The prediction has a mean pLDDT of 83. Transfer RNA from a Saprospiraceae bacterium, 77 nucleotides, folded computationally. The source organism's lineage runs through Bacteria, Pseudomonadati, Bacteroidota, Saprospirales and Saprospiraceae. It matches the Rfam family "tRNA". Rfam links the family to the GO term triplet codon-amino acid adaptor activity.
[in-house]
RNA sequence: UCCGAUGUAGCUCAAGUGGUUAGAGUACUCGCCUGAUACGCGAGUGGUUAGUGGUUCGAGUCCACUCAUCGGGACCA
Numbered sequence: 001u002c003c004g005a006u007g008u009a010g011c012u013c014a015a016g017u018g019g020u021u022a023g024a025g026u027a028c029u030c031g032c033c034u035g036a037u038a039c040g041c042g043a044g045u046g047g048u049u050a051g052u053g054g055u056u057c058g059a060g061u062c063c064a065c066u067c068a069u070c071g072g073g074a075c076c077a
Base pairs, nucleotide, nucleotide: 001073002072003071004070005069006068007067010026011025012024013023019057028044029043030042031041032040050066051065052064053063054062
């Protein structure tokens, strides 16, 4: 430098062909339970969907560029 893949909650992951309020598990907080923990039960908090721009009535989803990570190739030694 080139090609490809990935980027969504603290973590691991969803979200048919673009469609109205982006969810689940886990973690965390609070409550119940217990003599007290753990387990269990209930509720709650947590999101610039990596960033910018574009297409569209409408974008997590499509397009362009940038950034980060991973894999492969090329080049130099």